The RNA shown here (transfer RNA) has 72 nucleotides and comes from Tetrahymena thermophila SB210. Rfam family: tRNA. Rfam classes the family as a transfer RNA. The sequence is in RNAcentral, with records from Ensembl Protists and Rfam. Lineage of the source: Eukaryota > Hymenostomatida > Tetrahymenina > Tetrahymenidae > Tetrahymena thermophila.
[in-house]
RNA sequence: AGCCGAGUGGCGCAAUGGUAGCGCAGCAGACUUCUAAUCUGAAGGUUGUGGGUUCGAGUCCCACCUUGGUUG
Numbered sequence: 001a002g003c004c005g006a007g008u009g010g011c012g013c014a015a016u017g018g019u020a021g022c023g024c025a026g027c028a029g030a031c032u033u034c035u036a037a038u039c040u041g042a043a044g045g046u047u048g049u050g051g052g053u054u055c056g057a058g059u060c061c062c063a064c065c066u067u068g069g070u071u072g
Stems, first nucleotide, its partner, number of pairs: 001071007010024004018055001027041004048064005
C1' cells in the first nucleotide's frame, strides 16, 4: 500500500429501511435477624466521526478514524 471483518448504555451482544432491545454489572425496593440467592422496579444510548440517498437510516452509498485479520 491492496483486500476482508468489527465499532450500538459500564461490559458482552441483538435489532426485515418503520417506537433501539436482551443478558450481566451498578442503583432502589421486596424477602431475610444480617448477607447471599431469588423476585420487582427505575435509570443508563447524540448506534465511531462527517456527509449523501430516502417520507423515514443502527441498517443502503461515500470519505475518514480506531481496531483485528490477510496479501505483498